[in-house]
RNA sequence: AGAGUUUGAUCCUGGCUCAGAACGAACGCUGGCGGCAGGCCUCAUACAUGCAAGUCGCGCGAUUAAAGCCCCUUCGGGGGUGUAUAAAGCGGCGAACGGGUGAGUAACAGGUGGAUAACCUACCCCCCGGCGGGGGAUAACAACUGGAAACGGUUGCUAAUACCGCAUGUGGUUGCGGAGACCUUGGUCUCUGCAAAGAAAGGCGCUUCACGGCGCCGCCGGGAGAUGGGUCCGCCCCCCAUUAGCUAGUUGGCGGGAUAACAGCCCACCAAGGCUUCGAUGGGUAGCCGAGCUGAGAGGUUGAUCGGCCACACUGGAACUGAGAUACGGUCCAGACACCUACGGGUGGCAGCAGUAGGGAAUAUUGCGCAAUGGGCGAAAGCCUGACGCAGCCAUGCCGCGUGAGUGACGAAGGUCUUCGGAUUGUAAAGCUCUUUUCUGAGGGAAGAACCGCCGGGGCAGGAAAUGGUCCCGGUCUGACGGUACCUCAGGAAUAAGGAACGGCUAACUCCGUGCCAGCAGCCGCGGUAAUACGGAGGUUCCAAGCGUUGUUCGGAUUUACUGGGCGUAAAGGGAGCGCAGGCGGACAGGUCAGUGGAAAGUGGAAGCCCGGGGCUCAACCUCGGACGUGCUUUCCAUACUGCCUGUCUCGAGUUCGUGAGAGGAAGGCGGAAUUCAGGGUGUAGCGGUGAAAUGCUUAGAUAUCCUGAGGAACACCGGUGGCGAAAGCGGUCUUCUGGCACGAUACUGACGCUGAGGCUCGAAAGCGUGGGGAGCGAACGGGAUUAGAUACCCCGGUAGUCCACGCCGUAAACGUUGUGCACUAGGUGUGUGAGGUAUCGACCCCUUACGUGCCGCAGCUAACGCAUUAAGUGCACCGCCUGGGGAGUACGGUCGCAAGACUGAAACUCAAAGGAAUUGACGGGGGCCCGCACAAGCGGUGGAGCAUGUGGUUUAAUUCGAGGCAACGCGAAGAACCUUAUCCUGGGCUUGACAUACACGGAUUAGUUCAUGGAAACAUGAAUGACGCUCUUCGGAGUGGAACGUGAACAGGUGCUGCAUGGCUGUCGUCAGCUCGUGCUGUGAAGUGUCGGGUUAAGUCCCUCAACGAGCGCAACCCCUAUCGUUAGUUGCCAGCGCGUAAUGGCGGGGACUCUAGCGAGACUGCCGGUGUCAAACCGGAGGAAGGUGGGGAUGACGUCAAGUCCUCAUGGCCUUUAUGCCCAGGGCUGCAAACGUGCUACAAUGGUAUGGACAGAGCGAAGCGAGGCCGCGAGGCGGAGCAAAUCGCAGAAACCAUGCCCCAGUUCAGAUUACAGUCUGCAACUUGACUGUAUGAAGUUGGAAUCGCUAGUAAUCGGGGAUCAGCUACGCCCCGGUGAAUAUGUUCCUGAGCCUUGUACACACCGCCCGUCAGGUCAUGGAAGCCGGGAGUGCCCGAAGUCGCUAUAUCUCAAUAGUGCCCACGGCAAGUUCGGUGACUGGGACU
Repeated sequence: AGAGUUUGAUCCUGGCUCAGAACGAACGCUGGCGGCAGGCCUCAUACAUGCAAGUCGCGCGAUUAAAGCCCCUUCGGGGGUGUAUAAAGCGGCGAACGGGUGAGUAACAGGUGGAUAACCUACCCCCCGGCGGGGGAUAACAACUGGAAACGGUUGCUAAUACCGCAUGUGGUUGCGGAGACCUUGGUCUCUGCAAAGAAAGGCGCUUCACGGCGCCGCCGGGAGAUGGGUCCGCCCCCCAUUAGCUAGUUGGCGGGAUAACAGCCCACCAAGGCUUCGAUGGGUAGCCGAGCUGAGAGGUUGAUCGGCCACACUGGAACUGAGAUACGGUCCAGACACCUACGGGUGGCAGCAGUAGGGAAUAUUGCGCAAUGGGCGAAAGCCUGACGCAGCCAUGCCGCGUGAGUGACGAAGGUCUUCGGAUUGUAAAGCUCUUUUCUGAGGGAAGAACCGCCGGGGCAGGAAAUGGUCCCGGUCUGACGGUACCUCAGGAAUAAGGAACGGCUAACUCCGUGCCAGCAGCCGCGGUAAUACGGAGGUUCCAAGCGUUGUUCGGAUUUACUGGGCGUAAAGGGAGCGCAGGCGGACAGGUCAGUGGAAAGUGGAAGCCCGGGGCUCAACCUCGGACGUGCUUUCCAUACUGCCUGUCUCGAGUUCGUGAGAGGAAGGCGGAAUUCAGGGUGUAGCGGUGAAAUGCUUAGAUAUCCUGAGGAACACCGGUGGCGAAAGCGGUCUUCUGGCACGAUACUGACGCUGAGGCUCGAAAGCGUGGGGAGCGAACGGGAUUAGAUACCCCGGUAGUCCACGCCGUAAACGUUGUGCACUAGGUGUGUGAGGUAUCGACCCCUUACGUGCCGCAGCUAACGCAUUAAGUGCACCGCCUGGGGAGUACGGUCGCAAGACUGAAACUCAAAGGAAUUGACGGGGGCCCGCACAAGCGGUGGAGCAUGUGGUUUAAUUCGAGGCAACGCGAAGAACCUUAUCCUGGGCUUGACAUACACGGAUUAGUUCAUGGAAACAUGAAUGACGCUCUUCGGAGUGGAACGUGAACAGGUGCUGCAUGGCUGUCGUCAGCUCGUGCUGUGAAGUGUCGGGUUAAGUCCCUCAACGAGCGCAACCCCUAUCGUUAGUUGCCAGCGCGUAAUGGCGGGGACUCUAGCGAGACUGCCGGUGUCAAACCGGAGGAAGGUGGGGAUGACGUCAAGUCCUCAUGGCCUUUAUGCCCAGGGCUGCAAACGUGCUACAAUGGUAUGGACAGAGCGAAGCGAGGCCGCGAGGCGGAGCAAAUCGCAGAAACCAUGCCCCAGUUCAGAUUACAGUCUGCAACUUGACUGUAUGAAGUUGGAAUCGCUAGUAAUCGGGGAUCAGCUACGCCCCGGUGAAUAUGUUCCUGAGCCUUGUACACACCGCCCGUCAGGUCAUGGAAGCCGGGAGUGCCCGAAGUCGCUAUAUCUCAAUAGUGCCCACGGCAAGUUCGGUGACUGGGACU
């Protein structure tokens, strides 16, 4: 310090999320030690039990056990003493501290700084003065007595430092006076005169014969201090305005009362005030602070532990005592709860320490000790102290230590992965050497202790002395923790590692399992068979006695912006103006010093943070010092700026005069054109309307046309990015009234200004109310069309309304989506209005200037688009508004409105986006240019029939599989009877296998051949025969080896799956003209430029221009065939001339002329001419030429698209199978057939059929082959075999065509399906299921609906020929070959496809896109709702406990108690409302699915 996430990509806006730190935490897994800290955040819920506040006998009375000592003794004991002791009482002090909690409280509660001249303060310190003399009670106790108890009652006795008079009165208080000083609320202080009331207590010790004296403690009056408190004030102190008005003791006064003290604190009377948009009142929430956390800071958030303040003590009320309380462990009353009870009545208050129950995700021991620190009492010893000091529990946090160190390669074993080579775990382990923090055992062993007291000694002050006081020295005494910390010795690596993560953010990767399942997830997102994201494993990474998760806070977030944001289009300028408050404000001078700046003083507690030092071995922690504490208060200084006061000025603003323009506003007249209606005339059959129609009007006379009249509304041309107005808005013309503006000029006023929350006014259209008006237009409505429908668009009608007057409404894309005002910052060019200048006779023109209104454009700004003196630039002033999308401008509440509705305006819930600008594509029933058999113009087909073939479907034991718009469907298949052929079916068999490699063992019966049996075969079983390499050899044989066989184990095999894991190959857009790159340049960037533009082309072909210059893949050319010619060559081809021969034929000799063959060349290049064109490219025409502008055809297919096709050609990852999904065999199936589709063949006939005769090709193929002539058969074919490995022989007759005859328009002499019989051929075999032949049969079909296909020339059409595959064939298919041989194209509007440029886009899986609303089902939250239920606060009335205060009474006075009573008043009750919440049949919309 940033990162992820909106997009195909980009920049911006904007939200969401993450990385950090922290915690009184909790949960999961794990857990060795120590130090220091922390530990009910929830129910201010209820509490068993114990303890937490007592102490003083040196205040008092009475009483008491034991030791010791003394006395007596009847020896049992008794008495006294006792610096002793215990329980209770009177009395004193304390109990108001300490400890707990945070319910309440939004407040002078708290913080901070002041005030008290308006106050109090026990104990403590200092000072002054005093302590005389009396009195009467009472508890304890005793007796009697009530009660279950708690607790009492009556009578009697008694003491005091308890209580009450009297005396004294320095001083104090009060009243009446006087004087001075100092202040400042009718005051404080000092001095002084008179008067009144008003004090006390003793205890202990020393000394003394005694009186007495002295000491210590205590007491009284007063002064002062210290400490602690009360009260008041300035400033600060959360959210809601959907809380805007609140207030009767309320605000003030006078007089009283009360209080320690001021005060409506309380009361009587008087006045009518007081608070509030600078937020009163009301509601919600909350103890406040020092500080803690976070942050660079400013801030934000928190208020545990420690410290300060406040409040509370079961809930509410109240007083008493006291220096102090309205009192946690006191009292009274009421209430709830709990307990005891003899039912009459009593008792209790852990938010003290432990502990219990409950609640909860969750928070500890019913411990030890007063040794230390502190507190209470006491003269003291001492007692008390759950404050405190310690210990226990908890990884809750922080800090520290350890779980070993060194060496150790065969890189062990095992695990994991693997490309099988290895890699990794990994120096890790083992092993060897060493150490002992920790651990265990043993031994030693602190500091914390200083006091006080006591013993001994000494000094000092004072005193007559003593006790006593104070200081010092020595000794003695005191430790809960704890035999703890720490130290030493011994033992032995011994006792000690986990957690999370590993797709990106974010450090860390592989395998297996799973298969949108199970699951993960903080965000983006993973998982649908190869998951680094799920689960496991190995490995790795990060932390480490912890690690993760969850929650919360701050940060990142400049995402509330003070520091430090915005508002043209992203969320955001109010519709416009006027204007109160407020904010801001021109020039000069003087004054003041409030703001502001500086200095000083006080304060800003301690702790904490920071810096420096010190102590625990370090650290955490503790301790000392410093700094800081940005604040507040007071005083002084400065006076530039701001404010305030005073004076002045003129440039801001305004006034005056002159001139001018204008649809500025209001009222009242007037005018013409047009529409409609009415009357009349002419006139006749239609009019009107539309894409086309119809409804409608019209013979009762329309439309058309002429004249006249009525009425309403609007004002053509001028008219203009012209004018005016604040905006809304304003348009014939005239008059009246009236607002504003601009320019020019002088004088005047003298800052009078700008903005403007609330407020007020204006405010299009529509709408509302009342009354008019109503020609045209025209929501609603009616009708006609359109349509699947058409509640629309179109047409015919038509009511509100539109118009006027008055009154409402108050909203608009009320937009320049740009608030108002002022100032400054290059220009250019229009236009409106005014002024000036030059010039002119004058008007123009031209120049200058002011105000308005447009366009272009620099700097600058902007995310970009764009804005740019009319700013969106640079600044100032003020207002309004925004803070992710949806929910929603909705709900509720309030205000306004007659209503419609307007204004104000949320939340739950939900999403990870929503959005702006620009980019590249794609798309458009957008535009421009252009092309293609794309259409059009033609020719022939398909779709109808029969058959063939493929497909879907269906059937089947099986009908194997694939291909699916174009671009699957005569496709893979260029040949399914068996074979082919497949996880197709049925059945039978084999298991290292039909096939490959290599190993081990066995083995010599071996390979092969033949045969037998069973069988459908495969196969099984059996038999016969049979050939051996090398070495040694005693010729008997032995050893060994390979092929093969058997067994075993590796493995083979798979047309099994995945074409969405792949290679290769292919289709398609498309032979369309495109697709890119380097460098440069432009842009923040995606990208652009180049490749656009002007021409041209078949072409991104070429030319010109150009911030581009070049280049690559494509195009073209180079290649092949073909068209012309030349040359070379001349057999098997050819034959002109010469010759031979034949019935005839290049048959022969010969020839190379010709054809031809096949090599090499030539030729065509816009080369030439004319025109057009930019002096270009190129186009048009022409010449020549066999061929002319690519001559014709082929091969050739850019970047890419379709997850296109193919795992069944082949190859291949992964998965699956292994006596089977492999292999072999027999038979069947792939050929099944109601109807459907595609592709074809043959036809429907006369341009034909048939018969006979006759003519002309090219390209191929041939040895398990082509097969001639000949013979046989009607024929398919058979017999036979010449020739030919082929320019030689054969297939091989080409057919259409030509000639002639017949047929004569018909289901035919057309057409040939189907069927029957008889045959031929191939083949092991034609039943399922072949082809062909003959005879017979002779179906549908007479040119084919919607629709649709091909073709632009040697093409279509038509005719035949050949070939591959192949035993044969389903071939009518496919590929090739030649013969005959057309028609048409004016053209590019339309259909379709493609290219380029441009435009719009909310599309990018890209229009087969995206996406809106209703409806249906489910889930969730929420509004309304007859009501029902509960809580809070207030008002009025009733009742009125305890209690303070007051009054009255018991007849002598006074007083207490008591009794009664008045005011106030808690709780309670009643009443009408208010507010918040829950629930509610039904209902409304919303979100997700």
The RNA shown here (small-subunit ribosomal RNA) has 1489 nucleotides and comes from a metagenome. The coordinates come from a structure-prediction model, not an experiment, and the mean pLDDT is 83.